[in-house]
RNA sequence: GCCGAGAUAGCUCAGUUGGUAGAGCAAUGGUAUCGUAAACCAUGGGUCGCAGGUUCAAUUCCUGUUCUCGGCU
Numbered sequence: 001g002c003c004g005a006g007a008u009a010g011c012u013c014a015g016u017u018g019g020u021a022g023a024g025c026a027a028u029g030g031u032a033u034c035g036u037a038a039a040c041c042a043u044g045g046g047u048c049g050c051a052g053g054u055u056c057a058a059u060u061c062c063u064g065u066u067c068u069c070g071g072c073u
Stems, first nucleotide, its partner, number of pairs: 001072007010025004019056001027043005049065005
């Protein structure tokens, strides 16, 4: 230099023929217990890497760009 994959909640990851963004764990509060843990219930937490474009509407499609990983030379 070229090709491919990836970036979504504190962490690990889902989410496709474009239509209100989710799970598990973690955190917080509560129930229960003599008390603690486990268990159960609830709550909060996201400008979907960044910037543009298309569209009534974009995590999703198109372009550029940053970073990470892999391959080729």
Predicted 3D model of a 73-nucleotide RNA (transfer RNA) from an uncultured bacterium. The coordinates come from a structure-prediction model, not an experiment, and the mean pLDDT is 81. The sequence was found in a public genome assembly.